[in-house]
RNA sequence: GCGGAGGUAGCUCAGCCUGGGAGAGCGUCGGACUGAAGAUCCGAAUGUCGGGGGUUCAAAUCCCCCCCUCCGCA
Numbered sequence: 001g002c003g004g005a006g007g008u009a010g011c012u013c014a015g016c017c018u019g020g021g022a023g024a025g026c027g028u029c030g031g032a033c034u035g036a037a038g039a040u041c042c043g044a045a046u047g048u049c050g051g052g053g054g055u056u057c058a059a060a061u062c063c064c065c066c067c068c069u070c071c072g073c074a
Base pairs, nucleotide, nucleotide: 001073002072003071004070005069006068007067010026011025012024013023020057028044029043030042031041032040050066051065052064053063054062
C1' cells in the first nucleotide's frame, strides 16, 4: 500500500441486510430472604451507538471522509 472483519452500558455482545420503542446476559447499587454470607427473587441506575459531514419528516441502521483494533496479502 491492497483486501476483509470489527468499534453500541463497567465487561461480553444483539440490533444494521428491510430507517421509526436503544436492548440482553454478567457486573454494580437498593430491598426481600439468612445468625452472616452465597444462591434465589424483586426493583433501580448506567449510552455524544468510534468522530465529522450528507440524505431524510425521522439515522446505531443508508451514502461520503477520517480515526482506532484484529486478520490476510504484498